[in-house]
RNA sequence: UUCCGAAGGGGUAAACCCAGGGUAACCUGGGGACACAAAGCUACGGGUCCUGAAAUGUCCUAGGGUUUUCAGGAUAGCCGGGUUGGCGAG
Numbered sequence: 001u002u003c004c005g006a007a008g009g010g011g012u013a014a015a016c017c018c019a020g021g022g023u024a025a026c027c028u029g030g031g032g033a034c035a036c037a038a039a040g041c042u043a044c045g046g047g048u049c050c051u052g053a054a055a056u057g058u059c060c061u062a063g064g065g066u067u068u069u070c071a072g073g074a075u076a077g078c079c080g081g082g083u084u085g086g087c088g089a090g
Stems, first nucleotide, its partner, number of pairs: 003090001004088002011036002016031006034077001040083003044080003047075009059063001
């Protein structure tokens, strides 16, 4: 230094509940632990989700649904990439 994850001391906190923010996805705080060795940071690639607009086709009184495109968002606890980093039995 790399792999790996025994031990010790620690760390984070899913679902759910309460309060607040947001049209929403979701976020923040408190409680709570399913899990996690990067479950630290970063929306760069892919995925998923939300909102708005347009278009196609179908139904139709209105309208609604599906698919596609564009724009703006969300997710780092979906995967990959980038970057930083604690301990040391082996």